[in-house]
């Protein structure tokens, strides 16, 4: 000029406010001490954690994920390889299993899009108009056209036969694997699976307005469904036989309240060291405690110092101050972010 | 706060699943009938499919991010 990886993202003070818990009394919306948003608190996209739902089990439907190995409470995450593509380089980037299992596409051109000969070149027959064969090297249509390049070869071609190179396959070697390397076989089969699908692997549903106790109110009404019971038999969450009855329930229609305490905030938790591992982590050891709301509090001014930008008589002046705010937590991902430090490397 | 749904012409909406010509109604503009307007009839003109990105030869259609707008969910009997 660049590439990577970690941090911060205003400070300091005064004055005025909000919330919240703790003490105080003269119980007042009073007074003290104290504590109060982020790296993404967000979108809500994934993975748990926690609670109900039927005992968490089978099947089917749906869904998701897709080289390989580890990590991890799990993951679509992160680490390490591998392959592929881009850069001189540091390094980045990649839905990256199968199209040789099936079934469907492939508009429009174009003879023909997966099985075909328009034009042209050979060959043979012609009544010279063309008619039959061979032929993917040339032309032409198309995104995509019968492995590519050469030489040989042939009546013209042609993997027909040969050197490279590209792809597929048996085998051997090295590696856990995903791949690599070699020897051999003309085996050459078009794309597309972010089309159904097929093969592996996960996954039950719903969500703290989950749930759980207490209180207050009412016409405690009405009307519909309605098994885990009985019986058959297996039954039962989206689905997964019938009949009988209705008390649980479940649903609408009327009718009540707009309280209260809990879940609730010490955790897969922050910071340091040490060891183990290439590394993501794991182990042990010290310290250390930071929101819990009414879907609502965490701000505001005022002086200085910073910081960016405009003016400037260079003395100053003048405007802004990033992207955005917790709501059960918790691990990611992904988007947004003025502007600044720190390390290592090309 | 947690769930689902929807964005296409000016307005209301279909095409989306199963990619290949963007469509209908009403409205707007011309012309015809009318002495004029309305009604009728014929014709036209109007569209980044909310945006950016990827898959594909090809994207409104599939995927992935973003942006905006709607719906529903308290508790007791």
């Nucleotide at each position: 000029a660049g590439c990577g990886g970690g941090c911060c993202g205003g400070g300091u003070a005064g004055c005025c406010g909000c919330u919240g818990u703790g003490g105080g009394c003269u119980c007042g919306u009073c007074u003290c001490a104290u504590a109060g948003a982020g790296g993404a608190a967000a979108g809500u996209c994934c993975g748990g954690a926690c609670u109900c739902c039927a005992u968490c089990g089978g099947g089917c439907a749906a869904g998701g994920u897709g080289c390989c190995a580890g990590g991890u409470a799990a993951c679509g995450c992160c680490u390490g390889g591998g392959c592929g593509g881009c850069g001189c380089g540091a390094g980045c980037c990649g839905a990256c299993g199968g199209a040789a299992a099936g079934u469907g596409c492939a508009a429009c051109a174009g003879a023909a899009a997966c099985a075909u000969a328009c034009c042209g070149c050979c060959c043979g027959c012609u009544u010279c108009g063309g008619c039959g064969g061979g032929u993917a090297a040339g032309g032409g249509u198309g995104a995509a056209a019968u492995g590519g390049u050469g030489c040989g070869g042939u009546a013209a071609g042609a993997g027909c036969g040969c050197a490279c190179c590209g792809g597929c396959g048996u085998c051997c070697c090295g590696g856990c694997a995903a791949c690599g390397g070699g020897c051999c076989g003309g085996c050459c089969g078009u794309g597309a699976a972010a089309a159904c699908c097929c093969c592996a692997c996960c996954u039950g549903g719903a969500g703290c307005a989950a749930g759980g106790c207490c209180a207050a109110a009412u016409a405690g009404g009405g009307g519909a469904g309605g098994a885990g019971g009985g019986u058959u038999g297996c039954c039962c969450g989206g689905c997964c036989c019938g009949c009988c009855a209705u008390a649980a329930c479940u649903c609408c229609c009327g009718g009540g309240u707009u309280g209260g305490c809990u879940g609730c905030u010490a955790g897969a938790g922050c910071g340091c060291c040490g060891c183990g591992g290439u590394g993501a982590c794991g182990c042990g050891g010290c310290g250390u405690c930071g929101a819990g709301a009414g879907a609502g509090a965490u701000g505001g001014c005022u002086a200085c110092c910073g910081g960016u930008c405009c003016c400037u008589c260079c003395g100053g002046g003048g405007a802004c101050u990033a992207c955005a705010g917790a709501a059960u937590c918790c691990g990611g991902c992904u988007u947004a972010c003025a502007g600044g430090c720190c390390c290592g490397c090309u | 706060c947690g769930g689902g749904g929807c964005g296409u012409a000016g307005c209301u909406c279909a095409g989306c699943c199963u990619g290949g010509u963007a469509g209908a109604g009403c409205a707007u503009c011309u012309g015809c009938u009318u002495u004029g307007g309305g009604a009728g009839c014929a014709g036209a003109g109007g569209g980044u499919c909310g945006g950016a990105g990827g898959u594909u030869c090809g994207a409104a259609u599939c995927c992935u991010c973003u942006c905006g707008c709607c719906c529903c969910g308290a508790c007791c009997a």